The RNA shown here (transfer RNA) has 73 nucleotides and comes from Candidatus Daviesbacteria bacterium GW2011_GWA2_42_7. It was read from a public genome assembly.
C1' cells in the first nucleotide's frame, strides 16, 4: 500500500429495505424505612465519530478524513 467489519445518552447495545433516536444498566427527585438496600412513580441526559453529497426528508444511501479491530500482500 489493498479488501472487509465498527463508530448512536455516561457504560452495554437495538433502530426490520430513508419518514422528527430508543431499551436495560448508571445518574436525579419525591414516596415507603430510624437509615440503607430493595420496591413503586417521575425527571435530565444523544447535533447518530467528524466534513460534504443525493432527497421533500438521512444514525440509515454515496464520496472523503479520523480512530479501533480484522484478513492479505
Nucleotide at each position: 500500500g489493498g479488501g472487509c467489519c465498527c463508530a448512536u445518552g455516561g457504560c452495554u447495545c437495538a433502530g426490520u429495505u430513508g419518514g422528527u433516536a430508543g431499551a436495560g444498566c448508571g445518574c436525579c427527585u419525591c414516596a415507603u424505612u430510624u437509615g440503607c438496600a430493595a420496591u413503586g412513580a417521575g425527571g435530565a441526559g444523544g447535533u447518530c465519530a467528524g466534513g460534504a453529497g443525493u432527497u421533500c426528508g438521512a444514525a440509515u444511501c454515496u464520496c472523503c478524513u479520523u480512530g479501533g479491530g480484522u484478513c492479505c500482500a